Transfer RNA from Camelus ferus, 72 nucleotides, folded computationally. Model confidence (mean pLDDT): 83 of 100. The sequence is in RNAcentral, with records from Rfam.
RNA sequence: AAGGGGAUAACUCAGUGGUAGAGUGUGUGCUUAGCAAGUACGAGGUCCUGGGUUCAACCCCCAGUCCCUCUA
Numbered sequence: 001a002a003g004g005g006g007a008u009a010a011c012u013c014a015g016u017g018g019u020a021g022a023g024u025g026u027g028u029g030c031u032u033a034g035c036a037a038g039u040a041c042g043a044g045g046u047c048c049u050g051g052g053u054u055c056a057a058c059c060c061c062c063a064g065u066c067c068c069u070c071u072a
Base pairs, nucleotide, nucleotide: 001071003069004068005067006066007065010024011023012022013021018055026042027041028040029039030038048064049063050062051061052060
């Protein structure tokens, strides 16, 4: 310098145009003599940033920032 991939909850990650989710973690209840495990219910989100397309965008397009990878 050129190519490819990635950025979504505290963490690890799903989500191919129509209500943003799971596991782990975390809070409360149940359970126990007590703890762990189990179980039920919750809280927790500027979907990296800025534009564009669309009735409607995490999703499609453009630019930028950062990370990984590959070629020279």